RNA sequence: UAUUAACAAGCGCUGAAUUCACAGUAUGUGAAGCGGGGGACCCGAUAAUAUGGGGUGAAUCCGAUGCAUUUAAAUGCAUUGGAGGGGUCAUACUCUUUCGAUCCUAAUCCGUCAGCUAACCUCGUAAGCCAAAGAAAGAGGAGGU
Numbered sequence: 001u002a003u004u005a006a007c008a009a010g011c012g013c014u015g016a017a018u019u020c021a022c023a024g025u026a027u028g029u030g031a032a033g034c035g036g037g038g039g040a041c042c043c044g045a046u047a048a049u050a051u052g053g054g055g056u057g058a059a060u061c062c063g064a065u066g067c068a069u070u071u072a073a074a075u076g077c078a079u080u081g082g083a084g085g086g087g088u089c090a091u092a093c094u095c096u097u098u099c100g101a102u103c104c105u106a107a108u109c110c111g112u113c114a115g116c117u118a119a120c121c122u123c124g125u126a127a128g129c130c131a132a133a134g135a136a137a138g139a140g141g142a143g144g145u
Base pairs, nucleotide, nucleotide: 010130012129013128014127018032019031020030021029022028033125034124035123036122037121038120043115050112052113053110054109055108056107060083061082062081063080064079065078066077067076068075084105085104086103087102088101089100093140094139095138096137097136098135099134
C1' cells in the first nucleotide's frame, strides 16, 4: 500500500408489521394504532369469457451479446445497456422539492373468480440489514436567549 474477515449498534435502516392488558410455560386471548382484501346506488366498462383472470409488493417495459434447442422462428439460461419505478446519504428533528453520489428493480398468493364502492364482512401485525455516511431551498414544530 492492497485484499479478505471479525468487532462496532444508533431516540440507525427497509417494511403495515408497534404499544397496552390479561393469562402463566402454553407461545395463547383481547384492545388500540398501522396496513391489506371483499363488498351498493352513482360513475366506469359497451364488451368480456386459455393468448385465462386477479391480489400483495418499488420490483415493470424495451433492447444487445453469448450458449442450449432448432431448417428457421420461437423458447430457456447467463451477461449487459436504457427508460420507468423504489430506498439510503445521522444538516439537532419531521415533511416536501432540486442537484449529486450510491444501491434495489425480487419473491409470492388466490384458483376460473373479484372495476370503483357507503354501510357491512374479513385478514395481517412478519422477515431482514448496517461501516457506507453529500450540497441547497421551502414549510412546520421544538429548544435556548
This is a predicted structure of a 145-nucleotide RNA (c-di-AMP riboswitch aptamer (ydaO/yuaA leader)) from Oxobacter pfennigii. The sequence is in RNAcentral, with records from Rfam and Ribocentre. Rfam family: c-di-AMP riboswitch aptamer (ydaO/yuaA leader). Gene Ontology terms of the family: cyclic-di-AMP binding and regulation of gene expression.